This is a predicted structure of a 75-nucleotide RNA (transfer RNA) from a Candidatus Methylomirabilota bacterium.
The RNAcentral record of the sequence draws on ENA and MGnify.
Taxonomically the source falls in Methylomirabilota (SeqCode) (Bacteria, Bacteria candidate phyla).
RNAcentral records the identical sequence in 3 taxa.

């Protein structure tokens, strides 16, 4: 220099145009002598940043940043 996957809760990752969720973690209540475990309830998010397409973007499309591969140069 090209290329190509990936970016959503604290961690793993799901959602391919009209509810932003799972699962574990964190919090409270219940239960126990106490702690786990059950259960039962709750907090945590401007979906990487800009801009564009649409009535409507987490999603499509464009530059940009970021982490991984791959492939080309390397006196």
């Nucleotide at each position: 220099a090209g290329g190509g996957a990936c970016g959503u809760a604290g961690c793993u990752c799901a959602g391919u145009g009209g509810g932003a969720g799972a699962g574990c973690g964190c919090c409270u209540g219940u239960c126990u002598g106490a702690c786990g475990c059950a259960c039962a309830g709750g907090a945590g998010g401007u979906c990487g940043g800009c801009g564009g397409u649409u009535c409507g973007a987490g999603a499509c499309c464009g530059c940009c940043c970021g982490u991984c591969c791959c492939u080309a140069c390397c006196a």